[in-house]
Molecule: small-subunit ribosomal RNA
Organism: uncultured bacterium
RNA sequence: UGCAGUCGAACGAAACUUUUUGCUUCGGUAGAAAGUUUAGUGGCGGACGGGUGAGUAACGCGUGAGGAACCUGCCUUUCAGAGGGGGAUAAUGUCUGGAAACGGACACUAAUACCGCAUGACAUUUUCUGUUCACAUGGACAGAAAAUCAAAGGAGCAAUCUGCUGAAAGAUGGACUCGCGUCCGAUUAGCUAGAUGGUGAGAUAAUAGCCCACCAUGGCGACGAUCGGUAGCCGGACUGAGAGGUUGAACGGCCACAUUGGGACUGAGACACGGCCCAGACUCCUACGGGAGGCAGCAGUGGGGGAUAUUGCACAAUGGAGGAAACUCUGAUGCAGCAACGCCGCGUGAAGGAAGACGGUCUUCGGAUUGUAAACUUUUGUACCUAGGGACGAUAAUGACGGUACCUAGGCAGCAAGCUCCGGCUAACUACGUGCCAGCAGCCGCGGUAAUACGUAGGGAGCGAGCGUUGUCCGGAUUUACUGGGUGUAAAGGGUGCGUAGGCGGCCAAGCAAGUCAGCUGUGAAAACUAUGGGCUUAACCCAUAGCCUGCAAUUGAAACUGUGGGGCUUGAGUGAAGUAGAGGCAGGUGGAAUUCCCGGUGUAGCGGUGGAAUGCGUAGAGAUCGGGAGGAACACCAGUGGCGAAGGCGGCCUGCUGGGCUUUAACUGACGCUGAGGCACGAAAGCAUGGGUAGCAAACAGGAUUAGAUACCCUGGUAGUCCAUGCUGUAAACGAUGAUUACUAGGUGUGGGUGGUCUGACCCCAUCCGUGCCGGAGUUAACACAAUAAGUAAUCCACCUGGGGAGUACGACCGCAAGGUUGAAACUCAAAGGAAUUGACGGGGGCCCGCACAAGCAGUGGAGUAUGUGGUUUAAUUCGAAGCAACGCGAAGAACCUUACCAGGGCUUGACAUAUAGGUGAAGCGGCGGAGACGUCGUGGCCGAAAGGAGCCUAUACAGGUGGUGCAUGGCUGUCGUCAGCUCGUGUCGUGAGAUGUUGGGUUAAGUCCCGCAACGAGCGCAACCCUCGUCGCAUGUUGCCAGCGGUUCGGCCGGGCACCCAUGCGAGACCGCCGGCGUCAAGCCGGAGGAAGGUGGGGACGACGUCAAGUCAUCAUGCCCCUUAUGUCCUGGGCCGCACACGUGCUACAAUGGCCGGCACAGUGGGUUGCCAGCGCGCAAGCGUGAGCGAAUCCCAAAAGCCGGUCUCAGUUCGGACUGGAGGCUGCAACUCGCCUCCACGAAGUCGGAGUUGCUAGUAAUCGCGGAUCAGCACGCCGCGGUGAAUGCGUUCCCGGGCCUUGUACACACCGCCCGUCACACCAUCCGAGUCGUCUGCACCCGAAGUCGUCGGCCCAACCGCAAGGAGGGAGAUGCCGA
Repeated sequence: UGCAGUCGAACGAAACUUUUUGCUUCGGUAGAAAGUUUAGUGGCGGACGGGUGAGUAACGCGUGAGGAACCUGCCUUUCAGAGGGGGAUAAUGUCUGGAAACGGACACUAAUACCGCAUGACAUUUUCUGUUCACAUGGACAGAAAAUCAAAGGAGCAAUCUGCUGAAAGAUGGACUCGCGUCCGAUUAGCUAGAUGGUGAGAUAAUAGCCCACCAUGGCGACGAUCGGUAGCCGGACUGAGAGGUUGAACGGCCACAUUGGGACUGAGACACGGCCCAGACUCCUACGGGAGGCAGCAGUGGGGGAUAUUGCACAAUGGAGGAAACUCUGAUGCAGCAACGCCGCGUGAAGGAAGACGGUCUUCGGAUUGUAAACUUUUGUACCUAGGGACGAUAAUGACGGUACCUAGGCAGCAAGCUCCGGCUAACUACGUGCCAGCAGCCGCGGUAAUACGUAGGGAGCGAGCGUUGUCCGGAUUUACUGGGUGUAAAGGGUGCGUAGGCGGCCAAGCAAGUCAGCUGUGAAAACUAUGGGCUUAACCCAUAGCCUGCAAUUGAAACUGUGGGGCUUGAGUGAAGUAGAGGCAGGUGGAAUUCCCGGUGUAGCGGUGGAAUGCGUAGAGAUCGGGAGGAACACCAGUGGCGAAGGCGGCCUGCUGGGCUUUAACUGACGCUGAGGCACGAAAGCAUGGGUAGCAAACAGGAUUAGAUACCCUGGUAGUCCAUGCUGUAAACGAUGAUUACUAGGUGUGGGUGGUCUGACCCCAUCCGUGCCGGAGUUAACACAAUAAGUAAUCCACCUGGGGAGUACGACCGCAAGGUUGAAACUCAAAGGAAUUGACGGGGGCCCGCACAAGCAGUGGAGUAUGUGGUUUAAUUCGAAGCAACGCGAAGAACCUUACCAGGGCUUGACAUAUAGGUGAAGCGGCGGAGACGUCGUGGCCGAAAGGAGCCUAUACAGGUGGUGCAUGGCUGUCGUCAGCUCGUGUCGUGAGAUGUUGGGUUAAGUCCCGCAACGAGCGCAACCCUCGUCGCAUGUUGCCAGCGGUUCGGCCGGGCACCCAUGCGAGACCGCCGGCGUCAAGCCGGAGGAAGGUGGGGACGACGUCAAGUCAUCAUGCCCCUUAUGUCCUGGGCCGCACACGUGCUACAAUGGCCGGCACAGUGGGUUGCCAGCGCGCAAGCGUGAGCGAAUCCCAAAAGCCGGUCUCAGUUCGGACUGGAGGCUGCAACUCGCCUCCACGAAGUCGGAGUUGCUAGUAAUCGCGGAUCAGCACGCCGCGGUGAAUGCGUUCCCGGGCCUUGUACACACCGCCCGUCACACCAUCCGAGUCGUCUGCACCCGAAGUCGUCGGCCCAACCGCAAGGAGGGAGAUGCCGA
């Protein structure tokens, strides 16, 4: 901004066109006819159609009934009728107000507009009579009498049609009443004054407190009233196996609403979406005086939002309004447009095609994969393009859609594939990047340098014009359990009883028919759904038929069960009778022991208390003891998983009162029963109030101890309280963590109270009832466990539970004197909390056992000096690693250069080293010069092979190289628990399972060693043995070893000789609890003895189970990945690894007389030796040097010390001790400055046996003494070995440490170095309280009071009727009263 009108055939009028008539001054004017258009009067329709869901928890909706209490325009049928009059008014004209909207005055006019009169009944009202019906009031019909009330015309030549009035009936539509159903909250329990009913009047279409007057005091509510919250209801839709749960878009029915609130008017119908009035908010116009408006109609706009379309075409169809009709109107509707929003159908091609192309990705570099996929060849035409034909929808006309659907011909693979995912659930895997970052995530959870989990790529999986995400609902969820759950310990039994309502309820026979069941009838709208069939090419979609609509109502039956009113019964229940046990309750009395206190006697110094003490008491006489007295509380023994009680609970004895139980009996009642929401009562301890009482005990409190502290544990005191009376509180792990009642379902064994039987001298025994325990079968249970006292099998009723925390808290309410109790949330937060059982680990749990673990000893260390390693610090660098035991004389069996990895400087870049290819080439080496050297440069030199070629060198390219990182990516090796005795498996058995058993138990052992027993039987890895070595013997062999006897001798096994002995090397023997005695289970074995070289594993070694410590090592080596590549590689010179306020570890040497020094004299073994060990001799004080025999070694050499004998020193910083320093030398080596070792002379420090603490060792050990070797040019106090001398102690297992087995507890399981609690500080989140403050909804009380209906009005105004008139009837404006937003 556009979209409820229509009728001129209801009416007057105006304008225009055509025709025509009269008049005419020919300009016109007046009239008639036909037609068109229109404002107005009038009629019908604007109460339908269309929209929305705010309100409503309601007779609003659904379903089924009711009326004898109702209305109904248009439509259908029928009956009867329409006579005769009257007065106005809009339009229009003139004047006029106002900006406008809109009016005002005067004058004229018509009607199907309006008003009287006439006529009128099958209408209405009143009265009367009769018949008949009904559940009450009452209804229907017939008859009689009286009263009241009606109308309109129009069209047509006409026939006639169409309107009008009254009445009866139908149809349609509507109003009203009732049964049943219809969300959440009780932290809403009482609500109600027109409220409930009656009488009367009024109002309405009609019933009715609907309204009013009067009267009565009712009505609703635990079967949930009232209040608060939320919501339109239904057919249906989604989901589900169903029962259910959720929902009410589209389509259809009903309701409500139309800017918010109120109101009526008109009308058949409204309290009216596109009408009116008033009030409020908002918007617009205005001349400021006043006016206009209502899209929750269709389009459209703005705003809001995560988000939702065109200001389209048409009335052709269907339907609606008006009209006689033509027709007009119709954003209802039919169509088109937009959106993959949903459902359905189809396409993006099909067939062939291996050089398995290129490219991409991965790679073990061979290949694999993408992949017949592509290219390429052939072919098809859904779609598309061109051309032609062309609908149904309308059986005449009329087609918006639309030249659309569809058909035919021709052309063309052309324009048409994406989205999500690939750790498990869950189908689908690799590479790179990233490095607890970036990110992912539905749950579990991924990401901290090798991520199938992040990002990208390749590949793959799924779906496909879609795919994924988000939200919501149902499902899975038997996780609110009606179908279909639970409550001992997981959440859950009320603390206990009595009992109200309610629920449930024994046996028999008849009756009724509410529940129940069956038949029939009505209804359960259509659509939807299901089945079948049909129509669009198929499908979605549409049509038809049938089913379904599981419901409600009516009616007729049945009578088993439930119910119901009667009748009967005795077994449930109760009463009676006879007995009986008992800490059942209440009250009164009474007794002894003990504690404490008081008095007195005896008596003297302590008592008391503790782990040990102290506070405390006591010479003013305690404690102890004896006697007497006072007072309070509790009742030893008996005493017992014994008794009683509903539970709480109850304990000396006696008396009184009193409740309950049990047994027996079977006289009485005759179902009187069970449970029990609310309710009532009882209810430990502590606590509260008032008044008593108070011996002991004892919160608080005080003191003493303990302790880091000790507001505790222990001790000394001590007040409330504990006790009594009366009242309150009302809770407990008030527990059997197990509600009450009834019935049923194997046993065994105790115990308390009865009865019966057999029977006796007394017991015993058997049966049974009630109570109370234990064990155990079936069954149950997640397991543990329960198991006739059920947690079994059933039944009834009550209570309670629904993840953890928040929280039994907050708020509210009720109770209480208070303390507090009862009821009882949410926000927020977590991905668990929890039960039972299992395996480990752990325990300042228990039992058994072992180890130089402690104890008993010996020697040390920690103190000194020094060596060495480490930390720290320093530095250019002080390379790196090792870190409690299990790093620290460790890697390193040997850093002056080298090593060497570090630092400084100087060099090289296919490289110091390897391989390959191609090309080139006076190889390497030696010498000179320069240089710190690496190296550079000059000269010299001239490889092998017959050749091809090889070796070497140079250049180029692949590559080398890295002691760079990661031991938390790894292999291998190693440490450690620990040489501890353990760790497992197969089969079987047990358990739902984890798992157990075996492997535990009784003995025994060094040992899971062996024996016995056993639901286990066997086996493996470990233990032991087999191996090496030492100790004894035998045999064999006999040099380089040996020498008993014989001979020789230079007196040396030196020689002859021998192999007996020693020894060496081999091979054997030997020891097994074998023998004897004892112990032991007739065992394993243990104790003792004999014999024996050795005796119970003879000593020592090698040997290290399953595993633990992300133990150690990327620097032995190997190796994945990452990193460097004229350097993080490589070469060289020098330096450093040795630096030094300091700290620690491991050693050495000492501190001395069991010693030092000097002289003399002995005795080993393992080993090593030719670049070597080196005898002997000479020199040197010595280290050593020179010379030099022997020996590649049972031959030669290195080569002993402590010891023994003699002497000296005489307890001291020394004749101890040897550091440090000076000087002089020696050796190795290219080279001893930084930075080697040794010798001699001189110097001669600390140190006089070591604090707390701590280490090793049980016998040829500790201690002590020297010797050898590896490494190595040299360098050893270290390391690895060797022998010499050679002890002490062990009661024992309480304790410390470590370990093994069994058992127990556990909230631990990266396993006690675990887990975990509270306070405090800061920030933030949620909730409660909070002086208050703001808003919304609402109750009660009150004030003002619009419009408007209804009522009233002596004044004002007025055409119709009456009246001659005056006036009347009636009406209007206005005023006013009640109500009123």